[in-house]
RNA sequence: UGGGUAGAUUGGGCGACCGCUGAGCCAAGCUGUGCUUGAAUCAGAGGAAAGUCCGAGCUCCACUGGGCAAGAUGCUGGGUAACACCCAGGCGGGGUAACUCGAUAGAUAGUGCCACAGAAACACACCGCCUGUUGUACAUUUCGUGUGAUAGGUAAGGUUGAAAUCGUGAGGUAAGAGCUCACGGCUCCUACGGUGACGCUAGGAGUGGGUAAACCUCAUCCGGAGCAAGGCCUAAUAGAGGGACUUAAGUGCCCGGAUAGUCCCUGGGUUGGCCGCUUGAGUCUGCAGGUAACUACAGACCUAGAUAGAUGGUCGCCGUUCAUUAAAUGUGGAGGUUACUAUCUCCUUCGUUAGUGGACACAGAACUCGGCUUAUAAAUCUACCCAGUCU
Numbered sequence: 001u002g003g004g005u006a007g008a009u010u011g012g013g014c015g016a017c018c019g020c021u022g023a024g025c026c027a028a029g030c031u032g033u034g035c036u037u038g039a040a041u042c043a044g045a046g047g048a049a050a051g052u053c054c055g056a057g058c059u060c061c062a063c064u065g066g067g068c069a070a071g072a073u074g075c076u077g078g079g080u081a082a083c084a085c086c087c088a089g090g091c092g093g094g095g096u097a098a099c100u101c102g103a104u105a106g107a108u109a110g111u112g113c114c115a116c117a118g119a120a121a122c123a124c125a126c127c128g129c130c131u132g133u134u135g136u137a138c139a140u141u142u143c144g145u146g147u148g149a150u151a152g153g154u155a156a157g158g159u160u161g162a163a164a165u166c167g168u169g170a171g172g173u174a175a176g177a178g179c180u181c182a183c184g185g186c187u188c189c190u191a192c193g194g195u196g197a198c199g200c201u202a203g204g205a206g207u208g209g210g211u212a213a214a215c216c217u218c219a220u221c222c223g224g225a226g227c228a229a230g231g232c233c234u235a236a237u238a239g240a241g242g243g244a245c246u247u248a249a250g251u252g253c254c255c256g257g258a259u260a261g262u263c264c265c266u267g268g269g270u271u272g273g274c275c276g277c278u279u280g281a282g283u284c285u286g287c288a289g290g291u292a293a294c295u296a297c298a299g300a301c302c303u304a305g306a307u308a309g310a311u312g313g314u315c316g317c318c319g320u321u322c323a324u325u326a327a328a329u330g331u332g333g334a335g336g337u338u339a340c341u342a343u344c345u346c347c348u349u350c351g352u353u354a355g356u357g358g359a360c361a362c363a364g365a366a367c368u369c370g371g372c373u374u375a376u377a378a379a380u381c382u383a384c385c386c387a388g389u390c391u
Stems, first nucleotide, its partner, number of pairs: 001387010012318007020044004026038005046362001050373002053371005058226004063257006071221004075089005090104001091102004105217002110215002112211003126158002128154011166184006185207007192199002230275004240266006282301005288295002319360008328352001332350005
């Protein structure tokens, strides 16, 4: 200098005028402890507010315990309120590397599936190899050779495929085969190390696939519905009609305990207001522990609560960025021009300054929080890896 990897921050600013919502304070009016108006002060969308994919807080069913079903997760250890999240590791894949990805438990509990091809896909021999009997031809002392039929043995060689009784070599055999042996692969056990997943080495036993994002098994977790939850006030109507139960009922089913009135359906009225509604598993700073995620302690701070749904409009200046033009400048860089060096000149590129024009990403809270995923113009910073050059 170039390319790459991982992470973090910002994502328009300032001013003036007008406008909107909330808080609390002051004043005035109404005449009621509330409403209206005015002025001034303070505050007023996000890193994702999106998706609604996970986990919770909170509310109700609902007094209380157990079991089953359904469902979720799936290597180990830690973090957290919890999680399918985060951190650190193990094993495996990709990459020269920094780094990154993983639907990462079990196939020796059982069931299922592996198209087509191929003899055969849990095992059936097509071509082959060997042996016995027998027909025939040749040869012939005998043995034998070719060829056909038939009965057996075999899976070392060949065919097919993603995959064919683990691989290589030797021995052995009628011909072969882990049949035997040596070395190696895979599985399991023991010793050693580690909290553990697992690992290096040594010894021993065995050796006929894959697939569980097929059913299944195992381990762990686990009620349901959701702020349109739920509660209060006001007002009005039909304090209407029907059914079930009586130690039962009621947001999965079953079984206990407790309790006295519960549950379900049809129909009618209200569709107004208030609460829930923002102080939080909160933010920032310091310090200590921890590899880290994070935790403890101390201090400071309060940062929207709307309800057809507020946070905006106009103008000016600046900022960032893109394009273009211009001249000057450069004890800036690089390249060309020269045989080389220096100097000079010229050209190109880059930078600086100024003018003109255009653009300013993704995108709006609706109970709250912790995550994940997706979208994102531009700018800045940090660490690491690789390549080249110079000193």
Annotation
The RNA shown here (Bacterial RNase P class A) has 391 nucleotides and comes from a Chloroflexota bacterium. Rfam family: Bacterial RNase P class A. Its family is annotated with dimeric ribonuclease P complex, ribonuclease P activity and tRNA processing in the Gene Ontology. The family's RNA type in Rfam is ribozyme. Rfam describes the family as follows. Ribonuclease P (RNase P) is a ubiquitous endoribonuclease, found in archaea, bacteria and eukarya as well as chloroplasts and mitochondria. It was read from a public genome assembly, where an Rfam model found it.